[in-house]
RNA sequence: GAUGUCCUGGGGGAUGGAGUCCCCCGACAAACGCUGAACAAGGCUGAUGACUCCUGCCGGUCG
Numbered sequence: 001g002a003u004g005u006c007c008u009g010g011g012g013g014a015u016g017g018a019g020u021c022c023c024c025c026g027a028c029a030a031a032c033g034c035u036g037a038a039c040a041a042g043g044c045u046g047a048u049g050a051c052u053c054c055u056g057c058c059g060g061u062c063g
Base pairs, nucleotide, nucleotide: 010025011024012023013022016054017053018052019051020050021049033044034043035042
């Protein structure tokens, strides 16, 4: 470098996209935030499970 055979290719981690890693689940599943006696009124945090980048949002400073 070529050929052949076998196995694998799933879903999810409270708001978007991608990569890497970690965790969970096996479709009857994992997952679907917090506070408040409560499923009421009211209040609160975050675009990540974590890291990095992009997008959006919020605040501040400079031009």

Fluoride riboswitch aptamer (crcB RNA motif) from a Candidatus Ozemobacteraceae bacterium, 63 nucleotides, folded computationally. Taxonomically the source falls in Candidatus Ozemibacteraceae (Bacteria, Candidatus Rifleibacteriota, Candidatus Ozemibacteria, Candidatus Ozemibacterales). It matches the Rfam family "Fluoride riboswitch aptamer (crcB RNA motif)". Its family is annotated with response to fluoride and positive regulation of gene expression in the Gene Ontology. The sequence was found by an Rfam model in a public genome assembly. The prediction has a mean pLDDT of 80.